Model confidence (mean pLDDT): 85 of 100. This is a predicted structure of a 106-nucleotide RNA (SAM riboswitch aptamer (S box leader)) from Planococcus rifietoensis. Its Rfam family is "SAM riboswitch aptamer (S box leader)". Gene Ontology term of the family: regulation of gene expression. The sequence is in RNAcentral, with records from Rfam and Ribocentre.
[in-house]
């Protein structure tokens, strides 16, 4: 890169460089942003996939911990794009595709 399975309504930020953008990607909207954007680097932080311990069960279910390997730390995974359902209408709900993470595999 591709493939499988999980989950994506909660949670967590400061500095210092840097200097014009950014929210994946296309379009349309809404937003963020020189009261400093990507980006990097330090520290903090928050979750609990990997990991660990109990417990009660054979590849499960509950529950406790965070030193380790990931990840995250505006706004639902910002909203919508397909399909289908509710509604006079705003709209709103299910599904699904895209994408994100994490485990295993090729």
């Nucleotide at each position: 890169u591709u493939c499988u399975u999980a989950u994506c309504a909660a949670g967590a930020g400061a500095g210092a460089c840097g200097g014009a953008g950014g929210g994946a990607u296309u379009u349309g909207g809404c937003c963020c942003u020189g009261u400093g954007a990507a980006g990097u680097c330090u520290c903090a932080g928050c979750a609990a996939c990997c990991g660990c311990c109990c417990u009660g069960a054979u590849u499960c279910a509950g529950g406790a911990c965070a030193a380790g390997g990931u990840g995250c730390u505006a706004a639902u995974u910002c909203c919508a794009a397909u399909a289908g359902g509710c509604g006079c209408a705003a709209g709103c709900c299910u599904a699904g595709a895209a994408g994100a993470u994490a485990a295993g595999a090729a």